RNA sequence: CUUCUAUCCAGAGAGGCGGAGGGACCGGCCCGAUGAUGCCUCGGCAACCAAUCACUUGAUAUGGUGCCAAUUCCGGCAGUAAAGGAUCUGGAAGAUAGAGG
Numbered sequence: 001c002u003u004c005u006a007u008c009c010a011g012a013g014a015g016g017c018g019g020a021g022g023g024a025c026c027g028g029c030c031c032g033a034u035g036a037u038g039c040c041u042c043g044g045c046a047a048c049c050a051a052u053c054a055c056u057u058g059a060u061a062u063g064g065u066g067c068c069a070a071u072u073c074c075g076g077c078a079g080u081a082a083a084g085g086a087u088c089u090g091g092a093a094g095a096u097a098g099a100g101g
Base pairs, nucleotide, nucleotide: 001101002100003099004098005097006096007095008094013042014041015040016039017038021031022030023029025076026075027074028073043068044067045066048064049063050062051060052059053058072093077090078089079088
């Protein structure tokens, strides 16, 4: 980088460094000098994999990850229409884990 499978309306912040954009992309809408995004430390959430215990489906949270603004922040494509809008469903894209290439 890529394939498959599963999940994505729950949950979880303090301090330090640093100094301008950030929220993947596009549109919207937000966050940000009352210091965001990022990095580090500590803390926390969760329970995908391993482990252990019980024993068929749970528990623990020891190890490997992951996560800690907003539902993946909302939409993008299709159902779906002359055009526009709302809702819903499914998808695409993305993220994470596990197993492969």
Molecule: SAM riboswitch aptamer (S box leader)
Organism: Anaerolineaceae bacterium UBA6107